[in-house]
RNA sequence: AACUCUGUUUCGGGAGAGAAUUGGUACUCCAAUCGCCGAAGGCGCAACCGCCCCGGAAACGCUCAGGCAAACGGACCGAGACAGAGAC
Numbered sequence: 001a002a003c004u005c006u007g008u009u010u011c012g013g014g015a016g017a018g019a020a021u022u023g024g025u026a027c028u029c030c031a032a033u034c035g036c037c038g039a040a041g042g043c044g045c046a047a048c049c050g051c052c053c054c055g056g057a058a059a060c061g062c063u064c065a066g067g068c069a070a071a072c073g074g075a076c077c078g079a080g081a082c083a084g085a086g087a088c
Base pairs, nucleotide, nucleotide: 003086004085005084006083007082008081009080010079011078012077013076018034020033021032022031023030024029035068036067037066041064042062043061044060048056049055050054
């Protein structure tokens, strides 16, 4: 130097569900009313794991939040950059 892991960041990919109704008027927004979605976040159970008193835990569940034309967002995946650690 190459390699692996973690974090941050750049680029690319990235699903689901009413362009709902009414009012304000702003086709982007606000409020109310129902109907839905799960892949921001949050919460819960648990396979499993651990230092086993107790903890960590999902793409499962709940929908508080968020979302339901496009845009924005989006778990996760891929490729880079930076930093740290491991290892050689």
Molecule: Glycine riboswitch aptamer
Organism: Henriciella sp.